[in-house]
Molecule: transfer RNA
Organism: Paludibacteraceae bacterium
RNA sequence: CGGGGUGUAGUGUAGUCUGGCUAACACGUCUGUUUUGGGAACAGAUGAUCGCAGGUUCGAAUCCUGUCACUCCGA
Numbered sequence: 001c002g003g004g005g006u007g008u009a010g011u012g013u014a015g016u017c018u019g020g021c022u023a024a025c026a027c028g029u030c031u032g033u034u035u036u037g038g039g040a041a042c043a044g045a046u047g048a049u050c051g052c053a054g055g056u057u058c059g060a061a062u063c064c065u066g067u068c069a070c071u072c073c074g075a
Stems, first nucleotide, its partner, number of pairs: 001074007010027004020058001028046006051067005
């Protein structure tokens, strides 16, 4: 320098192909019940403008362009 992959809640992932359903699931965290205590169990609560910026569209995590970080391949 050229090309590919990944980026979504505190953590790990799904959703993207084919635009529209409250952005889902597990763990975690908080409160309560239970327990001598801890853990477990049960009930309830909790957090994301989807890496960033712009564009297309009635409507974008999803399509297009640029860009950043990490990573792989080539030179």